Overview:
Bacterial RNase P class A from Lutibacter sp., 298 nucleotides, folded computationally. Its mean pLDDT, the model's own confidence on a scale to 100, is 75.

């Protein structure tokens, strides 16, 4: 210098005018206000309720070994295999004598073994070689085939749930049952358990559609130090950084920066709705760090 590998970060800026939401307050004013993925709704939880909530069967998920975490199908380390010159990347990585399947074409023959051709001997038996095929007898291959083994697993979800106000009719019909019985009960089925006793379920109908909470102080973030290969964890100090409810950060003007096909055009992907940890997908351009290979110079 060129080409790569891995990781991190940013992702337009400035000024002026007008405007929006929340919090505090002396309603003057002050402060704050959309992401690395907010997307997908794919995993795991916190939290709320069923509900006092157990056992079994089916079902689902995971799969080398060790560790991290609240937990995970995530992450870290390491072994094995594959790819690459390498840095690195990927793996649905337990079991084929527990059982059942599958293997086109070719081949004499494709799975409880028989047996084609040739040779070693005259026969049988035995041994070896050959040919077709991915695989020809070997405890063969295949489980991202069914299955088996080990481990684990309630469900529904902020439209959860709780409170207040308003208003009305449970009018009517049907079914079951009367504590020896029936009904109901939040993953399926069975058992158990609990609740109710004029009770439960179903059909049909009436009223309400308003307000408040949940709602943002967290498994939170930043800096420094310790432990550890790392993921991560411990200690000290500091910070408070959306809470809308039909949905709030926009509009106008001027300039700057960057990019390109250069006097013109453009400036990525894209907007919270209970919250958090991951995974996956999309992403113009810029910056930083470490490592690998090749070439050149000292």
């Nucleotide at each position: 210098u060129a080409a790569g590998c891995a990781g991190g970060u940013u992702g337009u800026c400035u000024u002026a005018u007008c405007g929006c939401u929340c919090u505090g307050u002396u309603u003057u004013c002050a402060g704050a206000g959309a992401g690395g993925a907010a997307a997908g709704u794919c995993c795991g939880g916190a939290c709320a309720c069923c509900a006092c909530a157990g056992a079994g069967u089916a079902g689902c998920a995971u799969a080398g070994c060790g560790g991290a975490u609240a937990a995970c199908a995530u992450c870290c380390g390491u072994c094995a295999g594959a790819u690459g010159u390498a840095a690195a990347u990927c793996u649905a990585g337990g079991a084929c004598c527990a059982g059942u399947g599958c293997a086109a074409c070719a081949g004499a023959a494709a799975g409880c073994a028989a047996g084609u051709a040739c040779a070693g001997u005259g026969c049988g038996g035995c041994u070896g070689u050959a040919g077709u095929g991915a695989a020809a007898u070997c405890a063969g291959g295949u489980a991202a085939a069914c299955u088996c083994u080990a481990u684990g697993c309630g469900g529904u979800g902020c439209a959860a749930u709780g409170c207040c106000a308003u208003g009305u009719a449970u009018a009517u019909u049907g079914a079951a049952a009367u504590u020896u019985u029936a009904a109901a009960g939040u993953g399926a089925c069975u058992c158990g358990c609990u609740u109710u006793a004029u009770u439960u379920c179903a059909a049909g109908g009436g009223g309400u559609a308003g307000g408040c909470a949940g709602c943002u102080a967290g498994a939170a973030c930043c800096a420094c130090g310790g432990a550890g290969u790392a993921a991560u964890u411990c200690g000290u100090g500091g910070u408070c950084c959306a809470g809308a409810u039909a949905a709030a950060u926009g509009a106008u003007a001027a300039g700057a920066a960057c990019u390109u096909u250069u006097u013109a055009a453009g400036u990525a992907c894209a907007g919270a709705a209970u919250c958090c940890g991951g995974c996956u997908u999309a992403u113009a351009g810029g910056c930083c760090u470490g490592c690998u290979u090749a070439u050149u110079a000292u």
About this RNA
It matches the Rfam family "Bacterial RNase P class A". By type it is a ribozyme.